Bacterial RNase P class A from Demequina sp., 370 nucleotides, folded computationally. Model confidence (mean pLDDT): 78 of 100. The source organism's lineage runs through Bacteria, Actinomycetota, Micrococcales, Demequinaceae and Demequina.

[in-house]
RNA sequence: UGAGCUGGCCAGGCGGUCGCGUGAUCCUUCGGGAUCCCGAGGAACGUCCGGGCUCCGCAGAGCAGGGUGGUGGCUAACGGCCACCCGGGGUGACCCGCGGGACAGUGCCACAGAAAACUACCGCCUCCGGCAACGGGGGUAAGGGUGAAAAGGUGAGGUAAGAGCUCACCGCGUCGCUGGUGACAGCGUCGGUCCAGGUAAACCCCACUCGGAGCAAGGCCAGACAGGAUGCGUUCGAGGGCUGCUCGCCCGAGCAUCCGGGUAGGUCGCUAGAGGCGUACGGCAACGUGCGUCGUAGAUGGAUGGCCGCCAGGUGCGUUGCGGCAACGCGCGCACCAGACAGAACCCGGCGUAUCGGCCAGCUCAUCCG
Numbered sequence: 001u002g003a004g005c006u007g008g009c010c011a012g013g014c015g016g017u018c019g020c021g022u023g024a025u026c027c028u029u030c031g032g033g034a035u036c037c038c039g040a041g042g043a044a045c046g047u048c049c050g051g052g053c054u055c056c057g058c059a060g061a062g063c064a065g066g067g068u069g070g071u072g073g074c075u076a077a078c079g080g081c082c083a084c085c086c087g088g089g090g091u092g093a094c095c096c097g098c099g100g101g102a103c104a105g106u107g108c109c110a111c112a113g114a115a116a117a118c119u120a121c122c123g124c125c126u127c128c129g130g131c132a133a134c135g136g137g138g139g140u141a142a143g144g145g146u147g148a149a150a151a152g153g154u155g156a157g158g159u160a161a162g163a164g165c166u167c168a169c170c171g172c173g174u175c176g177c178u179g180g181u182g183a184c185a186g187c188g189u190c191g192g193u194c195c196a197g198g199u200a201a202a203c204c205c206c207a208c209u210c211g212g213a214g215c216a217a218g219g220c221c222a223g224a225c226a227g228g229a230u231g232c233g234u235u236c237g238a239g240g241g242c243u244g245c246u247c248g249c250c251c252g253a254g255c256a257u258c259c260g261g262g263u264a265g266g267u268c269g270c271u272a273g274a275g276g277c278g279u280a281c282g283g284c285a286a287c288g289u290g291c292g293u294c295g296u297a298g299a300u301g302g303a304u305g306g307c308c309g310c311c312a313g314g315u316g317c318g319u320u321g322c323g324g325c326a327a328c329g330c331g332c333g334c335a336c337c338a339g340a341c342a343g344a345a346c347c348c349g350g351c352g353u354a355u356c357g358g359c360c361a362g363c364u365c366a367u368c369c370g
Stems, first nucleotide, its partner, number of pairs: 001366010012311007020039002023036005041341001045352002048350005053214004060247004065210005070084005085099001086097004100205002105203002107199003121144002123140007152170006171194001172191002175188005218268004227259006239251003275294008313337007321330003
């Protein structure tokens, strides 16, 4: 200097003027007025997870069904986060993983190929027949072909030719030792009767785990009414409660279905939280603990905007200034923009998706100079 990898931060600021919303204080002719503080996001989006909270409800068991899937931690919890292990990719920094089980069972592996769970097409060796071409028998699975995958790999010996047939190394398996909380790793002994798989992001098995519904939850106040029919039932229990089913338990005198009529406004929930910021200690880290400090929207047809000026930022053009071999960068001048994705509605922790522009830190590789 170039090309990359990982993590984090910002998302304009100040002033004036006019106009909005909650709250506080003061005033009021009770209609409202004045002043002050504050007033959307990094994702507020998706509604994909997990909770807080509310109700069912004074509880239960089993089956079904759902979720997760290496180990250990963090957390209120999670399918999240952190660290590590194994496997794969990359020169590397790093990245990826639907990461338990194929010897419980079932299924599938198309086409090609001789054969995809009792293999032998070509080939190699050998014997027989034959003038020869060629034909038949036996052996073989090292070589070739097909394929995603075809009886572990490399080398040597051996053989009629070959083959773990034998040997060495590797791989695989068993046992032991060492290290580690653990998943696992390393070392060593033994084993060639040690080789025929793959697939569970197929069904399935195993381990762990799981009440339901949701702020349109749920309370309080106000308001308005018109009933009728059918069926069942009143302790021999109709109906109801619990995701579905079964059992069990409980409530229970009215209930279920249909037709028809009336009302539907206000208020709480609603913002002080598993909160923010700073700092010390502990921890590899996620994070935890202590101390200090702050008060930062709460609407309900749904508020936070317009204009002006300055600064910062971005784009384009110019440049006789500075640096530089140059490209270009800085400075200066002019013009323009202020635009992306986008908008709270009970709150919070995550994940995913969209996105203008800018900044910071660390690391890797290549080249050059000293």
The sequence was found by an Rfam model in a public genome assembly.